The RNA shown here (c-di-AMP riboswitch aptamer (ydaO/yuaA leader)) has 131 nucleotides and comes from Paenibacillus sp. yr247. Its mean pLDDT, the model's own confidence on a scale to 100, is 75. Lineage of the source: Bacteria > Bacillati > Bacilli > Paenibacillaceae > Paenibacillus. The sequence was found by an Rfam model in a public genome assembly. Its Rfam family is "c-di-AMP riboswitch aptamer (ydaO/yuaA leader)". Gene Ontology terms of the family: regulation of gene expression and cyclic-di-AMP binding.
[in-house]
RNA sequence: CAACUAAGAAGGCCGAAGCUUCUUGAAGCACGGGGGACCCAUCCUUUGGGGUGAAGCCGCUUAAGCGGCCGGGUGAUUACUCUUUGACCCGAAUCCGACAGCUAACCUCGCAGGCCGCAAAAGGAGAGGAU
Numbered sequence: 001c002a003a004c005u006a007a008g009a010a011g012g013c014c015g016a017a018g019c020u021u022c023u024u025g026a027a028g029c030a031c032g033g034g035g036g037a038c039c040c041a042u043c044c045u046u047u048g049g050g051g052u053g054a055a056g057c058c059g060c061u062u063a064a065g066c067g068g069c070c071g072g073g074u075g076a077u078u079a080c081u082c083u084u085u086g087a088c089c090c091g092a093a094u095c096c097g098a099c100a101g102c103u104a105a106c107c108u109c110g111c112a113g114g115c116c117g118c119a120a121a122a123g124g125a126g127a128g129g130a131u
Base pairs, nucleotide, nucleotide: 011116012115013114014113018029019028020027021026022025031110032109033108034107035106040101046098048099049096050095051094052093056069057068058067059066060065070091071090072089073088074087080126081125082124083123084122085121
């Protein structure tokens, strides 16, 4: 000096899961979810039903898995919002416990966890700010 490996900082990603205060364990705000009338809507409750979530449908297959449609995420000079194309990924898990359509008032719950430490994308539209 270079390469490789490990850890880690700044910084960043998925997600509602952030900010402030303080007596450090809590509170408040923000964000997110569930239950719950009239009206409206809808059928079929053992082939149980339902919720969170992008995480569904169909076909092939003994299975593993593969494919199609569809859904979701990312790119650090693309700052904000929406959107198109392309590349690379994901399509899990879990909860309620016989029970829930929507739903004002009202009631209630969550506010975690995981990951990167890298890095090559091109457009359109809109709004706002600065000079």